Background
Model confidence (mean pLDDT): 81 of 100. A computed fold for a 75-nucleotide RNA from an Elusimicrobiota bacterium, annotated as transfer RNA. Its Rfam family is "tRNA". Gene Ontology term of the family: triplet codon-amino acid adaptor activity. By type it is a transfer RNA.
RNA sequence: GGCCCCAUCGUCUAAAGGUUAGGACACAUCUCUUUCAAGGAUGCGAUAGGGGUUCAAUUCCCCUUGGGGCCGCCA
Repeated sequence: GGCCCCAUCGUCUAAAGGUUAGGACACAUCUCUUUCAAGGAUGCGAUAGGGGUUCAAUUCCCCUUGGGGCCGCCA
C1' cells in the first nucleotide's frame, strides 16, 4: 500500500429496512431480613463521526476515525 471483518447502555448481547432500540449482569432507590447476601418491585443508561438512498436506516451505499485479520513492498 491492497483486500476482508468489526464498532449498540458501564460490560456482554439482540433487533437484519417498519421506533417507545429489547434482554442479562452491574449501578441507584424501595422492599424483604436482627444485619449482610440471595429474592421481589421500580428506575438509570447506548446505535463511533459525517454524507447519501428511502415514506422510513442500528440495518443498505460512500468517506473518515479506531480495532482486528490476510497478502504485498522496502530494508